Small-subunit ribosomal RNA from an uncultured prokaryote, 1405 nucleotides, folded computationally. Rfam family: Bacterial small subunit ribosomal RNA. Rfam links the family to the GO terms ribosome and structural constituent of ribosome.
RNA sequence: GACGAACGCUGGCGGCAGGCUUAACACAUGCAAGUCGAACGCUCUCUUCGGAGGGAGUGGCAGACGGGUGAGUAACGCGUGGGAACGUGCCCUGAGGUACGGAACAACAGUUGGAAACGACUGCUAAUACCGUAUGAUGUCUUUCGAGAAAAGAUUUAUCGCCUUGAGAUGGUCCCGCGUUGGAUUAGCUUGUUGGUGGGGUAAUGGCCUACCAAGGCGACGAUCCGUAGCUGGUUUGAGAAGAUGAUCAGCCACACUGGGACUGAGACACGGCCCAGACUCCUACGGGAGGCAGCAGUGGGGAAUAUUGGACAAUGGGGGAAACCCUGAUCCAGCCAUGCCGCGUGAGUGACGAAGGCCUUAGGGUUGUAAAGCUCUUUCAGCGGGGAAGAUAAUGACGGUAGCUUCAGAAGAAGCCCCGGCUAACUUCGUGCCAGCAGCCGCGGUAAUACGAAGGGGGCAAGCGUUGUUCGGAAUCACUGGGCGUAAAGCGUACGCAGGCGGACAUUCAAGUUGGGGGUGAAAUCCCGGGGCUCAACUCCGGAACUGCCUUCAAAACUGAUUGUCUAGAGUUCGGGAGAGGGGUGUGGAAUUCCUAGUGUAGAGGUGAAAUUCGUAGAUAUUAGGAGGAACACCGGUGGCGAAGGCGACACCCUGGACCGAUACUGACGCUCAUGUACGAAAGCGUGGGGAGCAAACAGGAUUAGAUACCCUGGUAGUCCACGCCGUAAACGAUGAGUGCUAGAUGUCGGGGGGUUUAGGCUUCGGUGUCGCAGCUAACGCAUUAAGCACUCCGCCUGGGGAGUACGGCCGCAAGGUUAAAACUCAAAGGAAUUGACGGGGGCCCGCACAAGCGGUGGAGCAUGUGGUUUAAUUCGACGCAACGCGCAGAACCUUACCAGCCCUUGACAUCCCCCUCGCGCGGUUCAGAGACCCCUUCAGUUAGGCUGGAUCGGAGACAGGUGCUGCAUGGCUGUCGUCAGCUCGUGUCGUGAGAUGUUGGGUUAAGUCCCGCAACGAGCGCAACCCUCGCCUUCAGUUGCCAUCGGUUUGGCCGGGCACUCUGAAGGAACUGCCGGUGAUAAGCCGGAGGAAGGUGGGGAUGACGUCAAGUCCUCAUGGCCCUUAUGGGCUGGGCUACACACGUGCUACAAUGGCGAUGACAGUGGGCAGCGACUCAGCGAUGGGAAGCUAAUCUCUAAAAGUCGUCUCAGUUCGGAUUGUACUCUGCAACUCGAGUACAUGAAGGUGGAAUCGCUAGUAAUCGCGGAUCAGCAUGCCGCGGUGAAUACGUUCCCGGGCCUUGUACACCCCGCCCGUCACACCAUGGGAGUUGGUUUUACCCGAAGAUGGCGCGCUAACCGCAAGGAGGCAGCCAGCCACGGUAAGGUCAGCGACUGGGGUG
Repeated sequence: GACGAACGCUGGCGGCAGGCUUAACACAUGCAAGUCGAACGCUCUCUUCGGAGGGAGUGGCAGACGGGUGAGUAACGCGUGGGAACGUGCCCUGAGGUACGGAACAACAGUUGGAAACGACUGCUAAUACCGUAUGAUGUCUUUCGAGAAAAGAUUUAUCGCCUUGAGAUGGUCCCGCGUUGGAUUAGCUUGUUGGUGGGGUAAUGGCCUACCAAGGCGACGAUCCGUAGCUGGUUUGAGAAGAUGAUCAGCCACACUGGGACUGAGACACGGCCCAGACUCCUACGGGAGGCAGCAGUGGGGAAUAUUGGACAAUGGGGGAAACCCUGAUCCAGCCAUGCCGCGUGAGUGACGAAGGCCUUAGGGUUGUAAAGCUCUUUCAGCGGGGAAGAUAAUGACGGUAGCUUCAGAAGAAGCCCCGGCUAACUUCGUGCCAGCAGCCGCGGUAAUACGAAGGGGGCAAGCGUUGUUCGGAAUCACUGGGCGUAAAGCGUACGCAGGCGGACAUUCAAGUUGGGGGUGAAAUCCCGGGGCUCAACUCCGGAACUGCCUUCAAAACUGAUUGUCUAGAGUUCGGGAGAGGGGUGUGGAAUUCCUAGUGUAGAGGUGAAAUUCGUAGAUAUUAGGAGGAACACCGGUGGCGAAGGCGACACCCUGGACCGAUACUGACGCUCAUGUACGAAAGCGUGGGGAGCAAACAGGAUUAGAUACCCUGGUAGUCCACGCCGUAAACGAUGAGUGCUAGAUGUCGGGGGGUUUAGGCUUCGGUGUCGCAGCUAACGCAUUAAGCACUCCGCCUGGGGAGUACGGCCGCAAGGUUAAAACUCAAAGGAAUUGACGGGGGCCCGCACAAGCGGUGGAGCAUGUGGUUUAAUUCGACGCAACGCGCAGAACCUUACCAGCCCUUGACAUCCCCCUCGCGCGGUUCAGAGACCCCUUCAGUUAGGCUGGAUCGGAGACAGGUGCUGCAUGGCUGUCGUCAGCUCGUGUCGUGAGAUGUUGGGUUAAGUCCCGCAACGAGCGCAACCCUCGCCUUCAGUUGCCAUCGGUUUGGCCGGGCACUCUGAAGGAACUGCCGGUGAUAAGCCGGAGGAAGGUGGGGAUGACGUCAAGUCCUCAUGGCCCUUAUGGGCUGGGCUACACACGUGCUACAAUGGCGAUGACAGUGGGCAGCGACUCAGCGAUGGGAAGCUAAUCUCUAAAAGUCGUCUCAGUUCGGAUUGUACUCUGCAACUCGAGUACAUGAAGGUGGAAUCGCUAGUAAUCGCGGAUCAGCAUGCCGCGGUGAAUACGUUCCCGGGCCUUGUACACCCCGCCCGUCACACCAUGGGAGUUGGUUUUACCCGAAGAUGGCGCGCUAACCGCAAGGAGGCAGCCAGCCACGGUAAGGUCAGCGACUGGGGUG
């Protein structure tokens, strides 16, 4: 795009078409084929007696047309084009004739059978019914004599008939060429079969039939068999080629309940005729009869589905008739159905406050939308009425009071369907929450769905719109036009070769192919073009063109083909050479392994990552000598050689194939390819017989391992070897069929040849074998004279993945198995090449306290603290590898607090707005567990002096407040982490079809993508570095509360005067840059060493965190979308809980002691803090602390004592270590230390003796060790954040572990290895193979039965026409017999299908 469509929703009108695709299933009822009295007799009715009309028969013509259907048919059935041995009623035309006789039978009458259908007997009768004779133009047969064969009349006197015959027309019969579906898992078929002769039969040819003879005929150019199917003009799609189809209309064929058969006839083997058989239905008096809608309507049934039991013969046509006329479900019309095509309408103009309502909203508005309303018009269609055709030459109109015309009324009666994620035109809100659902493909839906459902809006089409089904296109996706086969599916393992296909040069002839002209045909309709008619269109009429085809004729001769002759360039032969693991056979050789014998010799050997099994004191291994036997041939040896491939490797001989080079002569296209076929064909395997050293499936043992039916080891049988015979497969690979020609080169190597030069190479030419590379090709990778380039010829093969190279069938095989080779079902992919990442128990380079080298810890103990778990009314919540766990928490007794129990409040503890009353607030008291309730005291401000305004409390109503309720996977912000790792990108250019690449890779170098050099790249950005802060050196400025060198005083304390030099403080500067020298490196970047310097190669430390990753963390800091609660999930309060405790883990503290404990001594810091504070000093207390109290808002006073240190003592013990736990008595803070604080004193004195597997931190002022300060804080630190004191060891080095960076490689991964993924088993479902069998269809063979019928024979029964005087005869009929034959039956097969216990694999989940 199309449709004979169906279904869903909807539906105004008209025109033209179409309408059982299924059950060729069964049919009630009516109709669909009759007519003629001008062929004939009989009979009835009416009569105006003139006649008119009817009935059943005889007879004639027509019932072979018209109408229906598509079952069968793969066929001369159909289409197309030819042909000859034939008929043809009615029709046209020509010629001739139409004479004389005869006998019957219906009807009718009588008798009679039967329920009926329908008969029987006797008698009468007519004809255009039947019979005989005569005649004969012409035709038939013929021996040319002859034979035999016709007729019908009617009547109104003008015709119609009848018979014979010629010709025509029409309509048929038969034959032939070509075309006409699928299957080879159908390869052989055929006996009247193929042909001949004689005969029969037919309208006619012919094995059409029959007798005899011959043995043929068909078939890979697809016979036979099986499946499917009416064929065509056409229809539909397509640019065409072609594909699909065969409704309506038209041509042909076939069929008429199923099967068989003939009769009549011009024509039938006959839809509405006959006979027989069968199934079914109906009637019946049970004896017997009747029937055939695939005609038109209609009914049932089947089905998704297809109409009225209508009108008329008016027209067109058909039958009969002389005609009038009769008949006609052909036909013409009407009815039903949106089934299709076409046309029309459902209104037009104006109308903004852009109304209302709806929807959305950022709340402003937007949109529906000029849409509506309103105003002004119109009336097509439909409606009421009026008049009214053509179709009809004179009459006759079913349609039909129809078409068309016209009056009137009134916007009046007339819009839906699908879609809106992309493809694909058209977007929002709500509901739902992987549910419900959608879906053509991709896919959508798991709480913000443009994809589901609804609404608003929009898009498309429109009396229709969607869906489903079918078919063509797109699909170059079967490729003729017009595809492919190295890696995507696809080259047979290789060669030979019949058929077939293709084929070198020149000339001659023919004309099959080819080309041109002419003729015939190619039905009409359809399509196309030009016109015409319905108002247009659909539709229809006329004309043209076309129908691409077939046949025929004339001509041409280039090409292909055929014929004849010639040629040598292809191919082959001959001669001469040299190369070679080419093949087969026979023999020979040495090295090695093993075994045997003998000698020497002694305790191990062997084997492995390490071992063991194993061998060995019965003498192994080792070594020497000798012997046996089998197999394989080191070095040479080489991308070297040979062969068709498989393959071939010691040497010698014999036999033998092929290729190459050079040369002359010869043959004269002898060539190439190759379906079927034939031969060869690794390894393994099989059969028979040998052989067997080594090796070695199976097997055994030992190891390894979670296991180890493996890898490793010790043994070991088939086999490996030989001969003969099978098998016929391999990643049989160059994953690349064979042949020929053409198309740049460079460089190796093997075998020959040639010229010139010279002992060494070079030049050139054939043939082979490699590497690189141009053009060209390719999806890319790559190929590239050995093509995957450009062409030609032939063969093989492919057509999504799986199922499956499987099943069934066939063939081959001893078997194993091979070969040929599907389907159901299932998926939306499977696959190739390349790209970017990620990953690897891949590679290279490099880095990091990553390992190593060291030091100190954790893991064991006790305690502290966090977490899990458990418990609980609650133990609030979050954080979970690194990157949660002394984390949020810089400090839970109440508060905090979010949790639990109980008691209370409801516009609320808090904000804004409104109303009323009052004037506050606040202090105190009572009660209660408290919140709360009650009582008492007290009484705002500014004023225009009215009250108002402001503020506040209480009360009230609603808007609202409130939520540490949920979602960190809706978010912002902030943060962690990779990682302070060196990376991450962009513009332009270039390369690539593209993803992408290049730059950013490479050579060096660096801490660094840091820098240098090179380079199809050139530049740039974010990162690195630097700029910032701090520490280290110096200078300048400043000098109190800091400092004191010099001077003076002094109570000896920088205390005072004084000074600012120093220290210090805090501001500004300087200083370091590989700058200098040497070496090294490419002369570069840099590196190494040195000098100078406080500091040397980023001087130490900090801040600073690229693009991004982890849906990382946080809705309980804050902010925030959505959802949820609203006398509660909000708010207040008391008490409890977050502090629980069989247990497990993380992080710490203190220890286990002598580098120590205790005592004594009392030296040296720095950062910081301080008024609700730090608190000197003094007194009391053993002490925590308390009572007084100076100073200090701080370089001034104070915290403040620094501690490790030093000196004594203890002497290796559960201790003078260790301090848990517990008891008693206290101190402090606080409303309050019971749950549940810290501290002190005395007493108590647990575990613990250096910590398994494992694991952590640290590279220098670092680790370790020692103390000090601060935040939070009423109080509470072993935690956290800071400060200084003392102060090490080690780093060979980068193999390994972990993490990271760059390059490269492999990848079936991309959710990125915590990936992907294979097979069994279990369960469910689906299709399928086998299957004892069973059921049915179809077909074959043999035999039995033998209706009707025609044919042949008999015909003793019957018999009108003719012959005969008669008897009788001729002829005919009944009947009987024979062969043929439908249905039916028996037996044995073939084939297809259904079911089938059980069973096999397969698919999906």
The prediction has a mean pLDDT of 85.